Predicted 3D model of a 674-nucleotide part of an RNA (large-subunit ribosomal RNA, domain II) from Solanum pennellii. The coordinates come from a structure-prediction model, not an experiment, and the mean pLDDT is 81.

Context: one part of a larger RNA
RNA sequence: GCCGGCGACUAAUAGUUUGUGGCUUCGUUGAGGGAACCCACCGGAGCCAUAGCAAAGGCGAGUCACUACUUAUAGACCUGAACCUUGGUGAUCUAUCCAUGACAAGGAUGAAGCUUUGGUGAAACUAUGUGGAUGUUUGAACCAACUGAUGUUGAAGAAUCAACGGAUGAGUUGUUGUUAGGGGUGAAAUGUAACUCGAACCAGAGCUAGCUAGUUCUCCCCGAAAUGCAAUGAGGCACAAAAGUUGACUAGACAUCUAAGGGUAAAGCACUGCUUCAGUGCAGGCCGCGAGAGCGGUACCAAAUUGAGGCAAACUCUGAAUACUAGAUAUGACCUCAAAAUAACAGGGGUCAAGGUCGGCUAGUGAGACGAUGGGGGAUACACUUCAUCAUCGAGAGGGAAACAACCCGAUUCAGCAGAUAUGGCCCCUAAAUAUCACUCAGUGAUAAAGGAGGUAGGGGUGCAGAGACAGCUAGGAGGUUUGCCUAGAAGCAGCCACCCUUGAAAGAGUGCUAAUAUCUCAGUGAUCGAGCACUCUUGUACCGAAGAUGAAUGGGGCUAAGCGGUCUGCCGAAGCUGUGGGAUGUAAAAAUACACCAGUAUGGAAGCAUUCCGCCUUAGAGAGAAGCCUUCGCGCGAGAGAUGGUGGACAAAGCGGAAGUGAGAAUGUCGGC
Repeated sequence: GCCGGCGACUAAUAGUUUGUGGCUUCGUUGAGGGAACCCACCGGAGCCAUAGCAAAGGCGAGUCACUACUUAUAGACCUGAACCUUGGUGAUCUAUCCAUGACAAGGAUGAAGCUUUGGUGAAACUAUGUGGAUGUUUGAACCAACUGAUGUUGAAGAAUCAACGGAUGAGUUGUUGUUAGGGGUGAAAUGUAACUCGAACCAGAGCUAGCUAGUUCUCCCCGAAAUGCAAUGAGGCACAAAAGUUGACUAGACAUCUAAGGGUAAAGCACUGCUUCAGUGCAGGCCGCGAGAGCGGUACCAAAUUGAGGCAAACUCUGAAUACUAGAUAUGACCUCAAAAUAACAGGGGUCAAGGUCGGCUAGUGAGACGAUGGGGGAUACACUUCAUCAUCGAGAGGGAAACAACCCGAUUCAGCAGAUAUGGCCCCUAAAUAUCACUCAGUGAUAAAGGAGGUAGGGGUGCAGAGACAGCUAGGAGGUUUGCCUAGAAGCAGCCACCCUUGAAAGAGUGCUAAUAUCUCAGUGAUCGAGCACUCUUGUACCGAAGAUGAAUGGGGCUAAGCGGUCUGCCGAAGCUGUGGGAUGUAAAAAUACACCAGUAUGGAAGCAUUCCGCCUUAGAGAGAAGCCUUCGCGCGAGAGAUGGUGGACAAAGCGGAAGUGAGAAUGUCGGC
C1' cells in the first nucleotide's frame, strides 16, 4: 500500500412539547295515572350526578400509557493531550555509603635507610654493594571505550573486527545491607534511580480539552448566515435578526396617485471662515522741513470700505432626485359562460398562486469574497482597509468574455428530437454575411500623457484675386549723401541723435553679407504668366513622444478589411422560452382533471430500503437440494428485490408486529492476510 473483519449520537431517570390510544356529568324514573293487556305518553318525589385520571404518592379540565424530538444529570457521539494529586510500589539495573570477603602473569626503573671504601679531629662529601620506594614505567587477566570499518527489517533494542586508555591505585570485584520521588544519589553529564527521568512507576482516570481529525443506507419538500448587541469577549457563547415545521388571526403585497417632514447632491456667498485683482485708504515704516508742537512727501506695508472673481465635511440667503412615513385607489394569472365567422379591457362562475401579525417546537450561522454606487483611512496606491445601498459567488449548472468563484446573458424535475431567441458573434480554425456608405495606410486596429508636426478627410470665419491675386522668371531698386555725431575705420547696415527733401511705376538716411569700402541681396514697383491664393478656428482619424530581462502572442492563422464610424436586411447561438411524452410535490391522504411548482452547502421536515434477534399466523418450503457464493434476465426514481442456471451440502423465506451491539471509504483508525 491493497484486500477482508471490527470501528463513533447509546442506555437510565426526570421536565416542557409532538403524535396516537384509554378514561373523563348532564342519566333514570318510583308510587301512581294512562290503557282490555302490553307499550307509548304523563309523573322530578327519589337515586345517580354536578372533577376526573392514575395502583398510589400525585396532578387536575384534564390525566394515564406509549411514541418522537429536545433539555438536565452523569464519561453521554468516538479517538487524542501536556498536566495535577490524596495514596501506594520500587536501589535484583544503576549512584553514593556501611559491613564482610576475593583478585592482579612476566619484565623495567632503582628513593630513603643500611653495609663497606675513600675522606675528616669529628662531620659534610664521595664510591661500591645491599635495599625495594613510586596515585612510576612496559604488558596479559581484569576494568574501560580514542579512532576506523562492519552491522543498521543487526548474530546483538549498543555488538563484532582492527587499533587504543588504566592495569599496587582516588584500583577491580562477589555477597548482605542503607538512602525514595520536588525527595534520594551524583569526582556535576540534568547524569542516574529495573530498556521509563528538567522530576520514576502504579492508582485517582473514560481527568479535562471553547481545539484538530473522524462519524457508515435511499429518495422527496423547503432552505440560511458570515450582521446587531453584550460579555476576561475576539477561531467560543447568550439574545436578536434570519431558516424549517406546526397552529391561530388578519387582508394584504407589488403598483399607481396624493400629502407631510427634511437640509444631502447641486448651487450660492446673505452669515462663519479662507482667497485673487483693482479703487479710496486709518494706523505704521521710510524721507524731508522745523527749537518744538507739528507740517509735507512716499513706486513700502496696510485696517476698513467699494467693484469684479473664487473656495468649504465640521459655511448656508437657497435647494432637488431617490429613500422613509401616512392616506386613497386597487388583488394577480389561467380556464369558463363564449355560440364549428369575428371581438369582448365590463360582468357572473371556477382553479391556482401570493402578503402581514402573533404563538408552540427544532436548527444552523455569528472568519465572508469580489463587482457597482455613495463615502472615511491610504498616495482620489494596492486582489489594501472600514461603513452604507444593491447584485453575484458563497450554496448556482448552461451560453458569452481564448482559458478565467464574484463581469455580461440566464435560474438546471427527467427523456429524445425539433423550433424561435438572449449575451455574443457570422474569412479559416469554429455554427452563422467574404452585405452596404464614409474614414484609416499607421498592421493604427491589437496599451499611455504632457508636448510636437504643411499626415490626411470634412466643417466654419477673415482677407487678397481677370482693374490679374499667390509662387516662379525678368527689369529697375535712384539723387542730395560717405546725413550728423562718434571712431583707427563707421560710407544704408559697432554705437548715439535725427529719420528729412527730390526724381519717380517703385526704392528704408535701410533686411542680410565686409576690418572698412566695393559687390550682391531684401523691403517696395513695372513687365511676363493666367486662377485660385493666404491666414485662422474646429471635427474625425492617423504619426512621433513609446525602454526589460529564454522567443511571443488581437486566442492562433492571417487580414488593407477579416480595422474603425454609421446604416440595412438576414443568419448562428444556451440546460433560458416554445412544441411532445413520463415522473415527483402543493392546492387535495382514492382516482381523474386543472393550475402552480420541482438548482442547492449548513440546517429543518416527510416517506421508505436493508441487517441481527424475538412474537403471532402456520412453521410455507427444503437431500426430488436450505443458507451462502457466481452468472444471466427483466422489475423498482432509489436504497433494493425477484427469477433461471451453476456451485454448495443443512437449514430456513414471505405477511403482520416488536427490540436493536442496525448500514463504512477515510479517524498518521484497529486486528488479520498478502

Source information
The RNAcentral record of the full RNA draws on SILVA. Taxonomically the source falls in Solanum subgen. Lycopersicon (Eukaryota, Viridiplantae, Mesangiospermae, Solaneae).